[in-house]
RNA sequence: UUAGAGUUUGAUCCUGGCUCAGGAUGAACGCUAGCUACAGGCUUAACACAUGCAAGUCGAGGGGCAGCAUGUCCAGCAAUGGAUGAUGGCGACCGGCGGAAGGGUGCGUAACGCGUGAGCAACAUGCCCUAUACAGGGAGAUACACCAGGGAAACUUGGUCUAAUAUCCCAUAGCAUUCAUUGAAGGCAUCUUUAAUGAAUUAAAGCUUCGGUGGUAUAGGAUUGGCUCGCGUGACAUUAGCCAGAUGGUGAGGUAACGGCUCACCAUAGCAAUGAUGUCUAGGGGUUUUGAGAGGAAGGCCCCCCACACUGGGACUGAGACACGGCCCAGACUCCUACGGGAGGCAGCAGUGGGGAAUAUUGCACAAUGGAGGGAACUCUGAUGCAGCGACGCCGCGUGAAUGAAGAAGGCCUUCGGGUCGUAAAAUUCUGUCCUUGGGGACGAUAAUGACGGUACCCAAGGAGGAAGCCCCGGCUAACUACGUGCCAGCAGCCGCGGUAAUACGUAGGGGGCGAGCGUUGUCCGGAAUUAUUGGGCGUAAAGGGUUCGCAGGCGGUUACUUAAGUCAGAUGUGAAAUCCCAGGGCUUAACCCUGGUAAGCAUUUGAAACUGAGUAACUUGAGUUAUGGAGAGGAAAGUGGAAUUCCUAGUGUAGCGGUGGAAUGCGUAGAUAUAUGGAAGAACACCAGUGGCGAAGGCGGCUGUCUGGUCUGCAACUGACGCUGAGGCUCGAAAGCAUGGGUAGCGAACAGGAUUAGAUACCCUGGUAGUCCAUGCCGUAAACGAUGAGUGCUAGGUGUUGGAGGGUGUCCGCCCUUCAGUGCCGGAGCUAACGCAUUAAGCACUCCGCCUGGGGAGUACGACCGCAAGGUUGAAACUCAAAGGAAUUGACGGGGGCCCGCACAAGCGGUGGAGCAUGUGGUUUAAUUCGAAGCAACGCGAAGAACCUUACCAGAGCUUGACAUCCCUCUGACCGGUCGGUAAUGCGACCUUCCCUUCGGGGCAGAGGUGACAGGUGGUGCAUGGUUGUCGUCAGCUCGUGUCGUGAGAUGUUGGGUUAAGUCCCGCAACGAGCGCAACCCUCGUCAUUAGUUGCCAUCAGGUUAAGCUGGGCACUCUAGUGAGACCGCCGGGGAUAACUCGGAGGAAGGUGGGGAGGACGUCAAAUCAUCAUGCCCCUUAUGUUCUGGGCUACACACGUGCUACAAUGGCCGGUACAGAGAGACGCAAAAUCGCGAGGUGGAGCAAAACUCUAAAACCGGUCCCAGUUCGGAUUGCAGGCUGAAACCCGCCUGCAUGAAGUCGGAGUUGCUAGUAAUCGCGAAUCAGAAUGUUGCGGUGAAUGCGUUCCCGGGUCUUGUACUCACCGCCCG
Repeated sequence: UUAGAGUUUGAUCCUGGCUCAGGAUGAACGCUAGCUACAGGCUUAACACAUGCAAGUCGAGGGGCAGCAUGUCCAGCAAUGGAUGAUGGCGACCGGCGGAAGGGUGCGUAACGCGUGAGCAACAUGCCCUAUACAGGGAGAUACACCAGGGAAACUUGGUCUAAUAUCCCAUAGCAUUCAUUGAAGGCAUCUUUAAUGAAUUAAAGCUUCGGUGGUAUAGGAUUGGCUCGCGUGACAUUAGCCAGAUGGUGAGGUAACGGCUCACCAUAGCAAUGAUGUCUAGGGGUUUUGAGAGGAAGGCCCCCCACACUGGGACUGAGACACGGCCCAGACUCCUACGGGAGGCAGCAGUGGGGAAUAUUGCACAAUGGAGGGAACUCUGAUGCAGCGACGCCGCGUGAAUGAAGAAGGCCUUCGGGUCGUAAAAUUCUGUCCUUGGGGACGAUAAUGACGGUACCCAAGGAGGAAGCCCCGGCUAACUACGUGCCAGCAGCCGCGGUAAUACGUAGGGGGCGAGCGUUGUCCGGAAUUAUUGGGCGUAAAGGGUUCGCAGGCGGUUACUUAAGUCAGAUGUGAAAUCCCAGGGCUUAACCCUGGUAAGCAUUUGAAACUGAGUAACUUGAGUUAUGGAGAGGAAAGUGGAAUUCCUAGUGUAGCGGUGGAAUGCGUAGAUAUAUGGAAGAACACCAGUGGCGAAGGCGGCUGUCUGGUCUGCAACUGACGCUGAGGCUCGAAAGCAUGGGUAGCGAACAGGAUUAGAUACCCUGGUAGUCCAUGCCGUAAACGAUGAGUGCUAGGUGUUGGAGGGUGUCCGCCCUUCAGUGCCGGAGCUAACGCAUUAAGCACUCCGCCUGGGGAGUACGACCGCAAGGUUGAAACUCAAAGGAAUUGACGGGGGCCCGCACAAGCGGUGGAGCAUGUGGUUUAAUUCGAAGCAACGCGAAGAACCUUACCAGAGCUUGACAUCCCUCUGACCGGUCGGUAAUGCGACCUUCCCUUCGGGGCAGAGGUGACAGGUGGUGCAUGGUUGUCGUCAGCUCGUGUCGUGAGAUGUUGGGUUAAGUCCCGCAACGAGCGCAACCCUCGUCAUUAGUUGCCAUCAGGUUAAGCUGGGCACUCUAGUGAGACCGCCGGGGAUAACUCGGAGGAAGGUGGGGAGGACGUCAAAUCAUCAUGCCCCUUAUGUUCUGGGCUACACACGUGCUACAAUGGCCGGUACAGAGAGACGCAAAAUCGCGAGGUGGAGCAAAACUCUAAAACCGGUCCCAGUUCGGAUUGCAGGCUGAAACCCGCCUGCAUGAAGUCGGAGUUGCUAGUAAUCGCGAAUCAGAAUGUUGCGGUGAAUGCGUUCCCGGGUCUUGUACUCACCGCCCG
C1' cells in the first nucleotide's frame, strides 16, 4: 500500500468499446470579488522593432591637459579675465586587465548532444596558492598632439615630433625544452620514469605615500576546460540495402592534444534485420505530475550540461571565442544620404507593433548578496535587492457573536387544516480579526552606509458599521415542488429529456455542494487487467499461418570435474545542489524557508559455487542406424479390362417419342422412340465399401507388373544428445482461371428457345460453347475446418474398430488375457461465459513460432513486391456509430415436426350473395343532416321504440345569481288556481281569489327583488381515471411456498406413460404441498312419493240442462307449489398395469357431465365508454349556461352489413273444423250484443285476475286453380276512410277499392345448425299516446347427416429453428 459506476438484452451471463466520479495545470473563458504572506506571469511570430538603460575600469604603466574644482601669480575698484598640470582630478589617446563571466532563448541537433561510469602512458589551464631562482645593458618606432588635405557623412590620407609595465636586440640559464650515447627501475601494447655525459635554444618592468605591489622562468597544487570509450537515451520497414576519405596501412602536414583531421601512395575494406541508410519529430538531465506499484505523460519556474545570437560563411585577438551588446565577406530587411557612399541587429531590462484564447512597469536602488577593474578610496553592474499590475496558483483570515416565538410581515406550496423559508429577521446585550484615525516604531548593518519604508510590528480610540458569490438538484451523484412551454423553445459528460399534468427545457420557492471564489473548456495520468513484465487472450466473442522442410535465433536428457560470464553476499568510489521522504528548527499559524539524515544504479574489488552458461571426460532413457516380419485408394510413369452413355452401319417395326406439378420448345412418315447385330470414341471405375486404410496438407478407389517415399511391430546390436521449435527462405498446394498443343462420349458456366411469374436477366424443361480429360508452363487462393499451430511429459474408466506382437485355452471356426501404433463413441475429476472438451483435452505444466486489441469505412485506397492477365501478398487514414458480438433463457412466430380438440373441415339440411321493401353504416348533400361504435370483437349497435317533447344539432327570438342547490339582506303574504290582453312562442302585462304557529319580540313556509360566494356545461381529454362491458374463451389453463438444479436469466413441480369434456384421474419421477380456474354446490325441464286442495280437476255417488264440473259432493287423477326420493360406472361381463378409466349389458322415467341456464382463472387488445353514472386536469361564465318557436336527426347519383316478403302446386285462393304454452292487464285488458265490406265505432258484463279479458297458426277435411310472370309475387301509385295525439305537410300506423313493378331459386364467394336441434307455424311481452319485418320470451309440427381428421380456420400441449421480443402486420436488403 490496490474501491468502482452508467450504457448492447424482454430478462441473463460473458466478450467488448464508449462515458463518468479523482488528481494535476506557466492556463484561457463566463459570473462574482474584502485582506495578507509566499511563489509564478508570451506555451503563439528564433516575427519586426521607436526610445532609454544592460561593461567597464585602472593616473600607483605612459605621453599629456579638452572640460570642472582648488591653490598660486598677473591685470582690474569689483564683477571678471589671463597665466600656471602646482593640487584634486581627468575627456580623447598609447598600455594593462575585463568585454569567452553574468543575463536571454530553444532555432538547430536522434548526436559521445545529454545522463551514467571509466580513461588520456595523447592534452591545455589567465587570475589564485606553495616553492626555488632571477630582473644586467642597449635600441628603434608609434598613437595622441601639431601642420596640410579628401569627404554630405561615416571616416580617412600625407608630413613632422614624442613616451611607456607598448615593441625589439645583446647578456645570464643549474632542475626548462629538444637531440644523441650509456645504465637502472617500472608499466598497459605503442611506452613511462630516472641517473650520468655532450650539444643546441628561450626571460624579465617598472611604479610607490617606502608599508608594499607588480614582472620573468621553472616545478607542484587547485580550479576550469579539451579529447576518447562502455552502457542508456524517439517514431516509421508502405525507408533494405548504405558508403569513395568511404575502411585500413605507410609516410608527411596540422593541432594544446589523439585521430582520414588533411594530403601522397598502397590495399579493398567498413556498416546493416541486435534495424544500417533514409524520412518525420525533438534540446538532454536533475526533476514535475499521475499511479498501490510497475509504468505513463511532461521537461514552464529553479539548478547542471549543450546549442544559438538577423540568415549563411570565415578567421583574427586571446589563457580561454571561431565571440549576444568584437572584426571581415555574402544575403534579406530597416534607416541616413549631397546618390558618390554609409549605419543597424532587444532570443539583455523595461517598452512598441504584430500574431493570439492568452501572459505585467519605458518603476526605485546599488542599502544587502555577488561580479569587473583598481593598492585603495571608488566607479560600473536592468546580475541582484525591492516596489507596481493581474484571484494565475498555493496557504491563512474575515464578512460578526449571544439571547430572541407573536413561530411577525412577506414569498412559495397546500389535502385549505396547515407547512416552509425560520432563531432566520426585527429587537436586546456584546466583541473588534480585517478596517479608519492618532501615537510609537524595528531586524535586515555588532563602527558608518536602508531602495524597500514611516513598511512589518506594538499601543490607544471609533463604530456591526465597508466586505458573498458561483454551480448543481432524472440515474451515475449529495440535493424537489409549483408555474410557463407543448418534439416548439431548449437541455445533454454517457444513458437520454421535451408531442398538455416535464423532479431532465425556462422562471420562482425550497434544497445540496464549494466558498473569495465557483463553474466551463483545453491538455496529461488514473480508473483501463482497454498492449496485460507485474497482469490478458486466440473451438463458437477479435485472433492458429493452407502445409511440410529448414538457415539464423530461442529452448534443451543423466553423471563427474574445472571455471566464474550470468547469479548471490560484503567492502570501496560515485550517485552536485535544490526537490521527494523522515527528524528537528524559524516566520502569530500555514503555505514558505533553514539544518541534519536517508539510495536504486554504475564502476572497482573480495568471496560463494546450488542453478544457468563455458570447457573437459563419461552415460543411455531422448533421437537415430543395421538385420526380421507386416498393412495400406501413399506417389510416378506404362500396359490392360468389363458395364454403361452417345454416335455410325445395316435389320425388324409404326406413330408417336421426350419432358413436366401441368405443359411447351425439341426429335419423328426423309421412319424417330422401341428392339436386335456389328463397329467407333472418350470419360469414369457399380458391388467389395466400413465414423475402414494411406498421406504433411491439398488429396488418393477397376486390374497388372516396374520404379519409389513414409510408417508399424518385435528380438538383439550399434552411435552417444546427434534433440524440439523455427522469423526470413525453399517446396507442395482443391476447384475455378490463364498460355501453347492435343482430345471431346457424357456433363455443362455463357448463350438460345420453351414454361412459370405482376415481372423472372432465376429455380423447371429442350438444346448448347468455353471448360471438364491429356502434356507442358503459370496462378497460389477456399467454410484450405477439428473454424482447435508444432513438440514433450503427467492426469479415473467403459465400449467398438484397423494393423502388429506375446501368452493361455481349444479338434476346427474361434474365445480370453496382456501390450504397441492408429481411428471412433460414452463418460469422471478438472477446465469453460455457456455450449461443450475430457489420455486423439479446450485438463495440469514446459519450450518455440504465428496471430488479436470496439463496429463500420476495409481486406478498401496509396506505395512496394509477385503475376501474361485475372488477380494475389503486404496494408492505412479521414469520416461515422454507441454499440457490433458470443453462449444460454422466457415467449412469439415458421408455406418445421409429433399428439389432441372445436359445426373447423368432411357428410347433410336451410340460408346469404341476384329482386323489391325495412333497417343500420359509409359516402355525398345540407343552415343542421347532434354524438359515439370501426376486422373477427362497428354496421335491426348505444336507441326496450326521433311528428312536438325526447334533442345533445341548425335558424330566429329571449334571460343573466340564472331552468336546478346552499348561504346573506330587503319587501310581501302567499303559493297553487282561475279569467283576460299581447306575441309565432317563451319572456311580458292586467284582474280575481287567498297561509300557519306565537310567550306578540318573532318564527315557519312560500313568492318577488338585491349582492356576491356560486350554480350550470351531452364542452375537451377513455392515451390522466373509477366503475361497467366486449374479446381470446367455458379454451384448460395461470401461479405460489418450501426444497433441488443452474454463476445467472431461469428450470423443476406443470415434463413422461395412460386416461378424460377438463392441469379430470391413475402410475412414474427431485420434488413435496397449496391457491385461482375445471367439476360439484344454485335455478329450470324430465320420473316417483308426500303435504295442501281454490280460482284448478271430476274417477266414484246424487241432481240437472239442447249442451257444458253446471250443482251437491269429493281431492282418487290431471294440475298447481312446497318438501323429499332418484343416477353413483352402484351391479354383471370384456379390455386395461390388478390402476385411472373404457366398451357392452341388465334394471330404470332418466346412464355415463341426463337436457338447458347462471357462473368467465392469470392475463391480452393504452379494446369500448368522460354522452348512463362518478371523477383529476384544462376550457366557457350577458355564454360552450338556460328558455321558446320552427326546422333537422326521416336528405339521396351511389356502396356495404343485417333482416322481411317472394319467385310458387310439399303451393295460392275459398269454405269447414281442431289442438297450446308463456305472459300482460286499472292512465288498463275489455266480453256478450250491435253498426260497418273493413280498419273500427257504439256498448260496458267481468276482472287488480289458476276465476274476467287479450287468445292461436301451420296441421286436418272438402272444393278450385293447372305451370303461366300466372288466381304466383306483392312493390309503387291514385281515390276513399279509420285510430292515436294540441298537432300526422315535412314525418305515424291501419282499412277498403283500384293499380299490379322487380322477381322464374340467384356469379365469385360466404354463413347457421348434431335432436325436440335445423327447418317451418303462429302467440306473448318490454319500450310505448301512437308508431316493429327489430329485440326478447313461448309453445305447435318436426327432419337429414356425421366415413373420418389428409386439407382450410381457431385453440391446447411437447419438441425444433430463429438475426423476431412493439414479438412475422416482426426484422431486414437494394